A computed fold for a 78-nucleotide RNA from an Actinomycetota bacterium, annotated as c-di-GMP-I riboswitch aptamer. The organism belongs to Actinomycetota, within Bacteria. The prediction has a mean pLDDT of 89. The model forms 100% of the base pairs in the Rfam consensus.
RNA sequence: ACCCGAUAAAGGCAAACCCGUCGUGAGGCGGGGACGCAAAGCCAGGGGUCUCCGUAAAGAGACGGCCCAGCCACCGAA
Numbered sequence: 001a002c003c004c005g006a007u008a009a010a011g012g013c014a015a016a017c018c019c020g021u022c023g024u025g026a027g028g029c030g031g032g033g034a035c036g037c038a039a040a041g042c043c044a045g046g047g048g049u050c051u052c053c054g055u056a057a058a059g060a061g062a063c064g065g066c067c068c069a070g071c072c073a074c075c076g077a078a
Stems, first nucleotide, its partner, number of pairs: 004076002012037002017032006035065001041071002045068003048063005
């Protein structure tokens, strides 16, 4: 340094649900709340799922806590 990941230490994130708010919607944001997470940090490039529109083809979007690729990072037992 890389791999790896403890019933370690410090710190971090926050599912469902509830309230407010924005959006036609998927869903976003803020507050509460913790099911979980060692990248549950970033990224919509590939796949996937979902929404709107459309007879369809197409088009416009959402999800990074579904998988892969890419970028960056805390700690240090075996």